[in-house]
Lysine riboswitch aptamer from Alkaliphilus serpentinus, 175 nucleotides, folded computationally. NCBI's taxonomy places the organism under Bacteria, Bacillota, Clostridia, Peptostreptococcales, Alkaliphilus.
RNA sequence: AUUCAUGAUAGAGGCGUGCCUGACAAGAGUAAAGGAUCUUAGAUUAUAGAGAAAUCGUUGAAGAUACUUGAAAGGGGAUGGUACCGAAGGGUGAAUUGACUCUAGAAUUCAUACCUGGUCACUUGGUUAAGAGCUCUGUGAUUGUCACCAAUAUUGGUGGAGUGCUAUCUUGUUU
Numbered sequence: 001a002u003u004c005a006u007g008a009u010a011g012a013g014g015c016g017u018g019c020c021u022g023a024c025a026a027g028a029g030u031a032a033a034g035g036a037u038c039u040u041a042g043a044u045u046a047u048a049g050a051g052a053a054a055u056c057g058u059u060g061a062a063g064a065u066a067c068u069u070g071a072a073a074g075g076g077g078a079u080g081g082u083a084c085c086g087a088a089g090g091g092u093g094a095a096u097u098g099a100c101u102c103u104a105g106a107a108u109u110c111a112u113a114c115c116u117g118g119u120c121a122c123u124u125g126g127u128u129a130a131g132a133g134c135u136c137u138g139u140g141a142u143u144g145u146c147a148c149c150a151a152u153a154u155u156g157g158u159g160g161a162g163u164g165c166u167a168u169c170u171u172g173u174u175u
Base pairs, nucleotide, nucleotide: 001175004172005171007169008168009167010166011165014085016084017083018082019081020080024076032069033068034067036065037064038063042056043055044054045053047104048103049102050101051100088116089115090114091112092111093110094109095108096107097106117143118142119141120140121139122138125135126134127133145160146159147158148157149156150155
C1' cells in the first nucleotide's frame, strides 16, 4: 500500500421525520336553555353497551312541532420554534387512567433480532361530525442507495433492503 472483519465518529436522501405553538376553517345554527301547543310514564349517570346503586318525574318524565337565544371539547391546521435521518410509523405483549362491576374501545408509558429506505396518487378497511387528517392492505409512479448486466459513457435495464450506504479513524487479519 492492499483484502476482510470489528468498533467508533461524521454525513447523504427531500413536498424528509417527530415534538411544541396555534392565525384560521370546521364542529354548528348542532348540544343546551326559554316559554307556547300536542302527547302521556318514564328518564338520567362515564367513549359505547349491559347491570347495580342513587336522583328526578302526573306540581307532567321522555318525545314531537314551530319560534327565541345559542356554546364547547376532542380531532384538523398556516406560521414560527426545536430535536433529528429507524429520523419515525405500524404490529405484538405488559402496566396505568376516568366512574361501582363486566365487556369492548381510546389515551399514556415501557419492552420487542416482527413489518416498512423516502415521498405522492389510487384502492381495501379503521378512527372521526367529516369527501379533512392519521393509519392498515394492495397496485402504480417518482426519488436516494448498493449489486449485476449493457452502453453512444450522456445513461439505460433488472434486483435487494436502513442490522443498509458513503467518508475517516482504532484494533486484528490477508497479500